[in-house]
RNA sequence: GCGCGCUUAGCUCAGUGGCAGAGCGACUCGUUUACACCGAGUAGGCCGGGGGUUCGAUCCCCUCAGCGCGCA
Numbered sequence: 001g002c003g004c005g006c007u008u009a010g011c012u013c014a015g016u017g018g019c020a021g022a023g024c025g026a027c028u029c030g031u032u033u034a035c036a037c038c039g040a041g042u043a044g045g046c047c048g049g050g051g052g053u054u055c056g057a058u059c060c061c062c063u064c065a066g067c068g069c070g071c072a
Stems, first nucleotide, its partner, number of pairs: 001071007010024004018055001026042005048064005
C1' cells in the first nucleotide's frame, strides 16, 4: 500500500429498517448477629466521529478514526 472483519451499558456480547436488550459487575431493599449465597428492585447508552438514502437507520451507502487478520 491492497483486501476482509470488528467498534452497542463498567466488562463480555445479542439486536439484518419501526419502543435499544441479556449475562456479569455496581447500587438499594429483603434475608443474616454479621458476611456470603439467594430473592426483589434501581441506575447506567444521544449504538466510535461525520455525511447520505429513507416517512423512519444500531441495521443500508460513503467517508474518517481505532483495533484485529491476511496479502504484498
A computed fold for a 72-nucleotide RNA from a bacterium, annotated as transfer RNA.
The coordinates come from a structure-prediction model, not an experiment, and the mean pLDDT is 83.
It matches the Rfam family "tRNA". The family's RNA type in Rfam is transfer RNA.